[in-house]
Model confidence (mean pLDDT): 85 of 100.
The part of an RNA shown here (small-subunit ribosomal RNA, 5' domain) has 528 nucleotides and comes from an uncultured bacterium.
It matches the Rfam family "Bacterial small subunit ribosomal RNA".
Context: one part of a larger RNA
RNA sequence: GGAUGAACGCUAGCGGCAGGCUUAACACAUGCAAGUCGAGGGGCAUCGCGGUUCCGGCAACGGGACCGGCGGCGACCGGCAUACGGGUGCGUAACGCGUGAGCGACAUUCCCGGGACCGGGGUAUAACCGACGGAAACGUCGCCUAAUCCCCCGUAACACCAUCGGGCGCAUGCCCUUUGGUUGAAAGCUCCGGCGGUUCCGGAUUGGCUCGCGUCCCAUUAGGCGGAUGGCGGGGUAACGGCCCACCAUACCUACGAUGGGUAGGGGUUCUGAGAGGAAGGUCCCCCACAAUGGAACUGAGACACGGUCCAUACUCCUACGGGAGGCAGCAGUGAGGAAUAUUGGUCAAUGGGCGGAAGCCUGAACCAGCCAUGCCGCGUGCGGGACGACGGCCCUACGGGUUGUAAACCGCUUUUGCAGGGGAGCAAUAAGGGGGUUUCGCACCCCCGACGAGCGUACCCUGCGAAUCAGCACCGGCUAACUCCGUGCCAGCAGCCGCGGUAAUACGGAGGGUGCGAGCGUUAUCC
Numbered sequence: 001g002g003a004u005g006a007a008c009g010c011u012a013g014c015g016g017c018a019g020g021c022u023u024a025a026c027a028c029a030u031g032c033a034a035g036u037c038g039a040g041g042g043g044c045a046u047c048g049c050g051g052u053u054c055c056g057g058c059a060a061c062g063g064g065a066c067c068g069g070c071g072g073c074g075a076c077c078g079g080c081a082u083a084c085g086g087g088u089g090c091g092u093a094a095c096g097c098g099u100g101a102g103c104g105a106c107a108u109u110c111c112c113g114g115g116a117c118c119g120g121g122g123u124a125u126a127a128c129c130g131a132c133g134g135a136a137a138c139g140u141c142g143c144c145u146a147a148u149c150c151c152c153c154g155u156a157a158c159a160c161c162a163u164c165g166g167g168c169g170c171a172u173g174c175c176c177u178u179u180g181g182u183u184g185a186a187a188g189c190u191c192c193g194g195c196g197g198u199u200c201c202g203g204a205u206u207g208g209c210u211c212g213c214g215u216c217c218c219a220u221u222a223g224g225c226g227g228a229u230g231g232c233g234g235g236g237u238a239a240c241g242g243c244c245c246a247c248c249a250u251a252c253c254u255a256c257g258a259u260g261g262g263u264a265g266g267g268g269u270u271c272u273g274a275g276a277g278g279a280a281g282g283u284c285c286c287c288c289a290c291a292a293u294g295g296a297a298c299u300g301a302g303a304c305a306c307g308g309u310c311c312a313u314a315c316u317c318c319u320a321c322g323g324g325a326g327g328c329a330g331c332a333g334u335g336a337g338g339a340a341u342a343u344u345g346g347u348c349a350a351u352g353g354g355c356g357g358a359a360g361c362c363u364g365a366a367c368c369a370g371c372c373a374u375g376c377c378g379c380g381u382g383c384g385g386g387a388c389g390a391c392g393g394c395c396c397u398a399c400g401g402g403u404u405g406u407a408a409a410c411c412g413c414u415u416u417u418g419c420a421g422g423g424g425a426g427c428a429a430u431a432a433g434g435g436g437g438u439u440u441c442g443c444a445c446c447c448c449c450g451a452c453g454a455g456c457g458u459a460c461c462c463u464g465c466g467a468a469u470c471a472g473c474a475c476c477g478g479c480u481a482a483c484u485c486c487g488u489g490c491c492a493g494c495a496g497c498c499g500c501g502g503u504a505a506u507a508c509g510g511a512g513g514g515u516g517c518g519a520g521c522g523u524u525a526u527c528c
């Protein structure tokens, strides 16, 4: 000098963009953060319509009861999602990450292309109803019932075993093919347009595993190792493997640093530097790990699962003392810790996600708004003229002066900004629906028209008014740009280093003046 997720002191007008618990992975009140589908199902708690009936009324109409008939729909069964998105950096020195390869050792819901199929039958269960237990959380028993729930039979591909034949290579092997055998699928709904179901092949995507190389400090850590190293056989897995197990062998790693200890998420990148290098890994993106702590599996295409389950532990809460409930490292917010880090805000309008045929619902993802000079950038606090140089301040003095200083006053101009008034976008693409075209004729595809705006009466524009509403901070001995007076008297104090202060201090304190930067300026901390 540059840099910062900064903090502190003094000061502070506005806007744009960005950033904002670096400490206690400390504890958490409250609300919200994952649902959706009635075009899978039985139903009807609730709302509306309709119907029946009763009551009031001359009637219109109003009220009550009943009826799932219709629109719908709480709870329930079922499907899909909840493994994404969002948070944090504890652990991890590791195939964790980065990079380059491999899988002849693998999986992949939803999506796309293609082939084939969707036949027959069955009995359960929730809700509901009845009975009961419990303070609660919740539970038990009995009876009934549905499905795209579950099961059985038939058939098929695929798979597996055996077998005829052929091709290939990357070692174990891979591919095609014949015959026989074994196991072995499906689901319906509909507005009749469709939406789905099963199986196989291929694609795409996502993941799993393996290997080469790279990846911090300590040798004041030198030996380490018992599933340890390999083999045979098996179990297990989507898959290879000592992953696990029985048996057998005795190997394996290591000064090219094993083992141990300490520290640490890794990368893209960021800062600095002429570079080489050094340092860092906050925001954003990719990967990994974690979800009070530790362990475990279940479901599922996918988890060993942040807002799922079970067990243990600590803590907090409720309790009728028998027993229960909970997990903000989601968004806000609270306490604590700390030098220090924000609102218990708005909206699904856009982008994206889940479900749905769609309308739509949900979405603290996201988009916005709020707070903070935390940073970067931009703008303003006026411009021109104006003295034989006012007043005041400060300094000198020979009383003439110097300086503040064109600074002010005064004259002219402008109106960014501000205040007042008025106007006022874009973000909206499209959906339902309508029109036209293509057409394998379909609610399919293409084009045109056609609602919905949180932010927001915001940005922006116009008019009026009036220089009006707006400057500080640090420094002035040398390094280092900037000097005098007074006070003080080794005191009070300053200080980054050298050093100043003991009676004329450009170094302390004040003043005048000056220098630097400027809505900031200094100080501290850290890196180069």
Stems, first nucleotide, its partner, number of pairs: 001528004006524005013379006019372002021337001026335003030332003035080003040077002043073002047071003050067007087290003096215008106207002111203007119153004129142005159182004165176004188195002216262003223253002228250004233245003265287004269280004292313005315326004343369001345368003351365001352363004382413004392404004418465006427455001433449006472517005477498003483512005493500002